The RNA shown here (c-di-GMP-I-GGC riboswitch aptamer) has 112 nucleotides and comes from a marine sediment metagenome. The RNAcentral record of the sequence draws on MGnify. Model confidence (mean pLDDT): 79 of 100.
[in-house]
RNA sequence: ACGAUAAAGCCAAACCCGCCGAAAGACGGGGACGGAAAGCCACGGGUCCUCGCUCCCUUCGUGACGCCACGGACGACGCCACGAAGGCCCCUAAGAUCGCCGAGCUGCCGAA
Numbered sequence: 001a002c003g004a005u006a007a008a009g010c011c012a013a014a015c016c017c018g019c020c021g022a023a024a025g026a027c028g029g030g031g032a033c034g035g036a037a038a039g040c041c042a043c044g045g046g047u048c049c050u051c052g053c054u055c056c057c058u059u060c061g062u063g064a065c066g067c068c069a070c071g072g073a074c075g076a077c078g079c080c081a082c083g084a085a086g087g088c089c090c091c092u093a094a095g096a097u098c099g100c101c102g103a104g105c106u107g108c109c110g111a112a
Stems, first nucleotide, its partner, number of pairs: 002110002010035002015030004020025001033099001039105002043102003046097003050093001052091001056087008065078002068075001
């Protein structure tokens, strides 16, 4: 460097139960889809979650204007402004994931 239908062992996805967390998810038990680094590390990228900001959209409320009217009031509609609630995307920040990819560190066995 490579990875056997080798030997001895190791880890444990989904799912279920318990438990922690706002969530992503973590941990423990059961369970095995897989894994030769499925050991460690969140450094780079990706993905996920949450918060915040901006833009945009929707709804509601208030107000101005326009319009319908002979005129007035009410009201409907249109449009603008402000406010509230909700939503999508972008960005930022905190977080999660190394069983998504890469970098780094370490390590068992030995056929071709």